[in-house]
Context: one part of a larger RNA
RNA sequence: GGCGUACGGGGGAUGCCUUGGCUCUUAGAGGCGAAGAAGGACGUGACAAGCUGCGAUAAGCACGGUUAAGGAGCAAAUAUCCGCUGAGACUGUGAUUUCCGAAUGGGGCAACCCAAUACAUUGAAGAUGUAUUACUCAAUUUUGAAGAUUGAGAGCGAACGAGGGGAACUGAAACAUCUAAGUACCCUCAGGAAAAGAAAAUAAAAAUGAUUCCGUAAGUAGUGGCGAGCGAACGCGGAACAGCCCAAACCACAAUUGUUACGGCAAGUGUGGGGUUGUAGGACGAUGUUGUGGACUUAAAAUUUAUAGAAGAACGUUUUGGAAAAAACGGCCAUAGCAGGUGAUAGCCCUGUAUUCGACAUAAAUUUUAUACCUAAUCGUAUCCUGAGUAUGGCGGGACCAGAGAAAUCCUGUCUGAAUCUGCCGGUACCAUCCGGUAAGGCUAAAUACUACUAAGAGACCGAUAGCGAACCAGUACUGUGAAGGAAAGGUGAAAAGUACUUCGAACAGAAGAGUGAAAUAGACCCUGAAACCGUGCGCUUACAAGCGGUCGGAGCGGAUUAUUCCGUGACGGCGUGCCUUUUGCAUAAUGAGCCUACGAGUUACUAUUAUCUAGCGAGGUUAAGUGCGUGAACGUAUGCAACCGGAGCGAAAGCGAGUCUGAAUAGGGCGUAUAGUUAGAUGAUGUAGACGCGAAACUUUGUGAUCUACCCAUGUGCAGGUUGAAGUGCCGGUAACACGGCAUGGAGGACCGAACCCGUUGACGUUGAAAAGUCUUGGGAUGACGUGUGGGUAGGGGUGAAAGGCUAAUCAAACAAAGAGAUAGCUCGUACUCCCCGAAAUGUUUUUAGGAACAGCCUCGAGGUAAGUAUGAUAGAGGUAGAGCUACUAAUAGGAUGCGGGGGCUUCAUCGCCUACCAAAUCCUGAUAAACUCCGAAUGCUAUCAUAUAUACUCGGGAGUGAGGCUAUGGGUGCUAAGGUCCAUAGCCGAGAGGGAAAGAACCCGGACUAUCAGUUAAGGUCCCAAAAUUUACGUUAAGUUGAAAAAACGAGGUGCGAUUGCAUAGACAGCUAGGAUGUUGGCUUGGAAGCAGCCAUACAUUUAAAGAGUGCGUAACAGCUCACUAGUCGAGCGAUUGUGCGUGGAUAAUAAUCGGGCAUCAAACGUAAUACCGAAACUAUAGAUUGUAUGUAAAUACACUGGUAGGGGAGCAUUCUUGUCUGCGUUGAAGGAAAGUUGUAAGGCUUUCUGGAGCGUCAAGAAAAGCAAAUGUAGGCAUAAGUAACGAUAAUGCAGGCGAGAAACCUGCACACCGAAAGACUAAGGUUUCCUGAUCAACGCUAAUCGGAUCAGGGUUAGUCGGGACCUAAGGCGAACCCGAACGGGGAAGUCGAUGGACAGUUGGUUAAUAUUCCAACACUUUCUAUAAUUGCGAUGGGGUGACAAAGCAGUGAAACUUCUGCGACCUGACGGAAUAGGUCGUUAAAGGGUGUAGAUAUAGGUUUUGUAGGCAAAUCCGCAAAACUUGUCGAACCUGAUAGUACCAAAAGGCUUCGGCUGAUUGGAUAAUGGAGCUAAUCAUACUUUCAAGAAAAACCUCUAAGCUUCAGAUUAUAGAAACCCGUACCGCAAACCGACACAGGUAGUCGAGGAGAGAAUCCUAAGGUGCUC
Repeated sequence: GGCGUACGGGGGAUGCCUUGGCUCUUAGAGGCGAAGAAGGACGUGACAAGCUGCGAUAAGCACGGUUAAGGAGCAAAUAUCCGCUGAGACUGUGAUUUCCGAAUGGGGCAACCCAAUACAUUGAAGAUGUAUUACUCAAUUUUGAAGAUUGAGAGCGAACGAGGGGAACUGAAACAUCUAAGUACCCUCAGGAAAAGAAAAUAAAAAUGAUUCCGUAAGUAGUGGCGAGCGAACGCGGAACAGCCCAAACCACAAUUGUUACGGCAAGUGUGGGGUUGUAGGACGAUGUUGUGGACUUAAAAUUUAUAGAAGAACGUUUUGGAAAAAACGGCCAUAGCAGGUGAUAGCCCUGUAUUCGACAUAAAUUUUAUACCUAAUCGUAUCCUGAGUAUGGCGGGACCAGAGAAAUCCUGUCUGAAUCUGCCGGUACCAUCCGGUAAGGCUAAAUACUACUAAGAGACCGAUAGCGAACCAGUACUGUGAAGGAAAGGUGAAAAGUACUUCGAACAGAAGAGUGAAAUAGACCCUGAAACCGUGCGCUUACAAGCGGUCGGAGCGGAUUAUUCCGUGACGGCGUGCCUUUUGCAUAAUGAGCCUACGAGUUACUAUUAUCUAGCGAGGUUAAGUGCGUGAACGUAUGCAACCGGAGCGAAAGCGAGUCUGAAUAGGGCGUAUAGUUAGAUGAUGUAGACGCGAAACUUUGUGAUCUACCCAUGUGCAGGUUGAAGUGCCGGUAACACGGCAUGGAGGACCGAACCCGUUGACGUUGAAAAGUCUUGGGAUGACGUGUGGGUAGGGGUGAAAGGCUAAUCAAACAAAGAGAUAGCUCGUACUCCCCGAAAUGUUUUUAGGAACAGCCUCGAGGUAAGUAUGAUAGAGGUAGAGCUACUAAUAGGAUGCGGGGGCUUCAUCGCCUACCAAAUCCUGAUAAACUCCGAAUGCUAUCAUAUAUACUCGGGAGUGAGGCUAUGGGUGCUAAGGUCCAUAGCCGAGAGGGAAAGAACCCGGACUAUCAGUUAAGGUCCCAAAAUUUACGUUAAGUUGAAAAAACGAGGUGCGAUUGCAUAGACAGCUAGGAUGUUGGCUUGGAAGCAGCCAUACAUUUAAAGAGUGCGUAACAGCUCACUAGUCGAGCGAUUGUGCGUGGAUAAUAAUCGGGCAUCAAACGUAAUACCGAAACUAUAGAUUGUAUGUAAAUACACUGGUAGGGGAGCAUUCUUGUCUGCGUUGAAGGAAAGUUGUAAGGCUUUCUGGAGCGUCAAGAAAAGCAAAUGUAGGCAUAAGUAACGAUAAUGCAGGCGAGAAACCUGCACACCGAAAGACUAAGGUUUCCUGAUCAACGCUAAUCGGAUCAGGGUUAGUCGGGACCUAAGGCGAACCCGAACGGGGAAGUCGAUGGACAGUUGGUUAAUAUUCCAACACUUUCUAUAAUUGCGAUGGGGUGACAAAGCAGUGAAACUUCUGCGACCUGACGGAAUAGGUCGUUAAAGGGUGUAGAUAUAGGUUUUGUAGGCAAAUCCGCAAAACUUGUCGAACCUGAUAGUACCAAAAGGCUUCGGCUGAUUGGAUAAUGGAGCUAAUCAUACUUUCAAGAAAAACCUCUAAGCUUCAGAUUAUAGAAACCCGUACCGCAAACCGACACAGGUAGUCGAGGAGAGAAUCCUAAGGUGCUC
């Protein structure tokens, strides 16, 4: 280390539980709000953070009622109170009810700020209190108008309703009409319901009689790229029922207008009467009517109900137990045995339940009465009335079942435009007849829809990953700028009896005892307490061993039991490449899973369609809605016959009918006829719905975002220092005059260098970072098209864009959020218990089709009748393949022969003719090709008949899957007679097939696995060892380790065995050695030369010879030379050639490992032939058992056969949860759940025992399902692994001593050291919001420790007339009465009103606290208003005028403070020892606002005074402007003086106190007053100056002045003095950062101000001061 076992930790599954949900039922209620809602903010308690309640009368106040002895909420404790004189609780009615919010006096960044009027508190100012003060509409009133009064509206709320607008995804396998869908969504408005509604209706020869809703008609009629789809109505059955009023005609009255022959008449208007319809009615004329009925309105009374309540029967003992409600025994009640609780399961213990009773008050309903209101008829028919820009029509749209169609009907944007009862409209174009109705005005309950809310109940609904997101302080924590998104989290016990006391420990941590309790392994992280994971003890085992770790065999050891077996371990040996998915095929190096636990996917609806089974009835079957009754009920039962299916078909139809259609037909043919259906339940499948689950990218609708970023608007602000030297100007030169040149001056520039600042070029680092874009280095710009702050604007097919498709909140070729929505996905992935039977396909046809689908094929289940099917044999056939053949065709073809015809040549005047090494038909001979040739022609296959064997095959119906195939062999196509290629055919196998062999291998060989066996026989293949079986037998071959199983060529070679043919050879072969190898001749030709040997010709020349080529090679320029052929000698027996064949050899080169699988093997363990024996599989056999089928059989049983299996079909079961019944079951003497062992079944599983646990749970028969997990890069939680590994966030740096403390590298103090120092110092805006200070604490937070802290707990802390903001002003921009525009919401918008980043505006110095100070204190100032007094007086505005009032760059001067320096002075210090002079050193030597003054300086085209005129300044003006004249020097202004004797800073002494022993503080006392110098330097200021330039550079108020209305000695104004008054908000702390923005105590980002010294041009850089820090290991 492994396995086992025991005991723990960890974790929170499981079981049990339920306070909470989900879905409904029956009633109620169906709104709240200007009398201030919904919803909030802030308060409110003795102590009070949260929730709840309440509102300054604040967990409450008053009164009535009901209860009641206790009470002060959740929520304990303490304190203090209240209560029978009735608290508290419940209930009704009142009172109070801050601020925001429609929000309403104005404003605003909701919960805040600021007003006006009246009254009050005071005499005023100021402050405070109470009340009122928004807008719109209507009515009334009044008026010339404005106005006034009264009433209503506004906003919120779940669904339902009506209306105005109105998508897209999607479906159509694409898409455009169409669909989705008038859906989603937006907007307006209403009610408890809404809408609709009393026929210009529907029908059809019969009728009905408003509307709405249900059933049916009916998926019918229709409509429809006649596709996908969409889809009525009439009628019938029901629910509920209800009808009415105006306008007009006519009459009357009133005022008005017109007109008049003033008598009237007419017109329109208003009011009243009248009147309301289609067999027309009414007016009109005549007659007649005080009753009937009524849904509505009001009042009163009564009753009932609701909102509190009251009464309410009946039990004990014993046993067990912690506890009795259990068990046993014996009783009782019941109009009450619903339910809940009580220490386990209770009719009789408690609360209740059945039943009965009850209300001061409020509300609702019903009834009655009263009142108001409405309501009539008959006859006559001359005249009048009966809804006009209407009906209709044209054009364009829309709604209906109806998509423009033949298109009626309805609505209307536009253009037209009637009739008047003898009228008009409709009845699906239109016309006629007939029928029905009476438009162009209005009202109207019920039946119907919905449920945020209240009450009472229910569930074959959930039970904490479930059920609402939420059982719990949840729309919370948290995320986001925002719209919006959105969790996790239940359980001690009967009772807190919640552990007194002791010990260990620094400890209020934790633990050990003790105690409580039935139990503490129920101890608060608390019921049960599984698994992953982490440990400890014990048993066996493990250090030569190679391993999908199991399985089969098995020694030893340990334990139990001892009758013998069992349990644990496992030395050693055999075999053995996980699971899932997807595939032709996966150990694959193809997909998925770290592990465990829980959750996680074919469901439901429709009385749709179809089939099967079961049941009822049956030529019939069945009811639907509804209604009645019963009941605790959603149920049951009865009724209901509207309707549906079937009973008859055929035809396009008329129509006919067991037939009918076609047809001339009586023929033929098609479809029918020989009867079984129907309703319900269950199951399979289909359809419509999200339809098995998860998964897009997208599209559309409505909103949210410009705190990031782009651009723009308004208003502010920033840019060290150095350099260059444009125009212009001056002077000189120069020119006729210009021009031009020089020198100065000048200070331009998208100028130069370079910090801040902005940017981001290079390289490196970083890459689970310090950082979701940075650091270091190096770069670019740096007065400009520059950078930056604050406040605003532009918004998604939109913006913005010096343009990169860039940016638009870490998101951009169309943002984000929610919704349509479960979009769609012919695609991928996943899809959960068991056993049994059968068992495919990867093919054909078609396809915008090819990885999809339809039909067919193949599978399965059921039914049917039949013996069709298959194999073999025999017989009989059709056929044109393999082969073969081609003087047998067609086509092609090599050689030869022949040579029609043609070309060429010769010849002729022209023919004729001749020649031809040219082309070439046809024919012949020889050879020879063919998938699309055949004179021929098999095998196999196919058809038929017969026989034998077998039991298939077919038809109909239900359900599928498959339609990617692969390899091998054979026949072909294609390709290269390439491919593990591709396409067909035939067969086999794999696929879906295990076993044996081939080392290993899907397919090759053998062979088809029901189970068991330590039985036997074989197949392929093997038998030396690994490794079962022959070192077997016989005869050969091979020498190459060839070979021993991947395959290997052309070609080469005296390898070797065995043959065949042929030659030479004792007359001497072959090989070797010795010798010869000659002559004509250098053959001829050619040639420069050619002599055997460049070339051509001849070479069968000849001669001499034993033999010798006019020459086989080498060689020479040519010869020469050396050889060969050939011959002789020597030697002495076989030697050659050609060819066939077996085995071997070279040819022979690849990557992890050399190798036949290895060792290794040589008369073999190689190869060939023959033979025998043996081994060898899940084959066959044997024995035992099981399954299924068939047969016999009632069954039992027997016989025979079968039982590999993916997709798939069929059958039978197991388990889980719930329901009903049952056992009148089990259970505190111990249920479920958990841990283990045993036992049992073919399996899913079941049962028993022990321990744990502590309250529920089963059997059987049925039923119903949220009904079974290993995988979905699944969801949630827990736990591993890497790993005690990386890291601990700037490399500016620490060390020592002491202290506190349990503990100190980090805390405190001190001393050293180090770092920053245009900052790492100081101030301030934004933002944060208590982080500030003090005390205490160290669990967590701090990347380590911590005694420390920005952590935790408690307490404390922010003081203003003058600082900032408001009570002042306006910019961009926002809002916005009026007004304009627009389907709605809404969009603009003069006035007005908000809005700083700007304008206006009055305080300084010093001191003081632990923490605040321009705020407190001291001193000295200033501002506004009011009052009083005094003096003077033309005052007066929302109007006029002035002023306010503005750019950039550049430059000269003045010159404070600070700093440096010099000297003087003051105090102190130093001096090796003592003293003194002197010397040196340190510090200091100073000061505000205000008041005064007006210096330096600036300015002269400047500033001012006076007078006159004046057509402008919306009226006026004495003002301004303009014009003219005269006079004057002023105006601004640092410095300076004063403030000021700061008795301050400072120094010395010092009681006392504190102390970290270093010091600190310090009452008090004393001392000194020391330059109000010099120089250098420049910032602010003067100064909004001055100069230059072009791009020409806010507004308003404050302020000054002028008058208008008006008022005039009142008010008002000015001046002075004294007094009074002076409000609200901010103020702590951080603020380049550990407190802001970046998820962090994050190397990033963050506007403005001050910013010292030395060196230096400098704010660069280096070193330092003040001050701060050493960066939390």
Predicted 3D model of a 1673-nucleotide part of an RNA (large-subunit ribosomal RNA, half A) from a Bacteroidales bacterium.
The prediction has a mean pLDDT of 80.
The source organism's lineage runs through Bacteria, Pseudomonadati, Bacteroidota, Bacteroidia and Bacteroidales.
It was read from a public genome assembly.
Its Rfam family is "Bacterial large subunit ribosomal RNA".